[in-house]
Predicted 3D model of a 79-nucleotide RNA (c-di-GMP-I riboswitch aptamer) from Pseudodesulfovibrio pelocollis.
């Protein structure tokens, strides 16, 4: 300091439901509670996709980072 993600170890989040609780909504927060995950940290003020709301449409305005690209930071061990 570069790669790789498979092996150890340390440990980390934390789906689906259920209970409160916000919201039109999609869906957030919290508590329980593990489907899994090598970044299931972060970033929708990168681009798709997919969902909700408004609209007669064009199109706005949202939600998803655990939907894929991609951008960033990070532990261990190997080279």
């Nucleotide at each position: 300091u570069a790669u790789c993600a498979u092996c150890a170890a340390a440990g980390c989040c934390a789906a689906a439901u259920c209970c409160a609780u916000c919201g039109c909504g999609a869906g957030g927060u919290g508590g329980a509670g593990a489907c899994g995950g090598a970044a299931a940290g972060c970033c929708c003020a990168c681009g798709g996709g997919u969902c909700u709301c408004g609209g007669a449409g064009a199109c706005g305005a949202g939600a998803u980072g655990g939907c894929c690209g991609g951008g960033u930071u990070g532990c261990c061990g190997a080279u």
It matches the Rfam family "c-di-GMP-I riboswitch aptamer". Its family is annotated with cyclic-di-GMP binding in the Gene Ontology. Its mean pLDDT, the model's own confidence on a scale to 100, is 84.